[in-house]
A computed fold for a 74-nucleotide RNA from Paenibacillus aceti, annotated as transfer RNA. It matches the Rfam family "tRNA". Rfam describes the family as follows. Transfer RNA (tRNA) molecules are approximately 80 nucleotides in length. By type it is a transfer RNA. Model confidence (mean pLDDT): 81 of 100.

RNA sequence: CGGGGUAUGGCGCAGUCAGGUAGCGCGCGCCCUUGGGGUGGGCGAGGCCGUGGGUUCGAAUCCCGCUACUCCGA
Numbered sequence: 001c002g003g004g005g006u007a008u009g010g011c012g013c014a015g016u017c018a019g020g021u022a023g024c025g026c027g028c029g030c031c032c033u034u035g036g037g038g039u040g041g042g043c044g045a046g047g048c049c050g051u052g053g054g055u056u057c058g059a060a061u062c063c064c065g066c067u068a069c070u071c072c073g074a
Stems, first nucleotide, its partner, number of pairs: 001073007010026004020057001028044005050066005
C1' cells in the first nucleotide's frame, strides 16, 4: 500500500440476507423461598447499535468516507 472479517447494555452473543424505532444468556438491584447461604422463582434497572455523512415516511440493517482490532497478500 491492496483485499477480507469484526465493532450492538458490565461481559459473551443474536438481530443485518428480505429496512418498520433492539433481544437472549451471564452479571447487577429488589422481593419470595431458607435458621442463614446456595439453588429455584418473580419483578426491575441498564445499550439508540465504533464514528461522520447520504438514501428513505422510516436505517443496527442499504450506500460512501473515516477510526480501532484482526487475518491474507505485497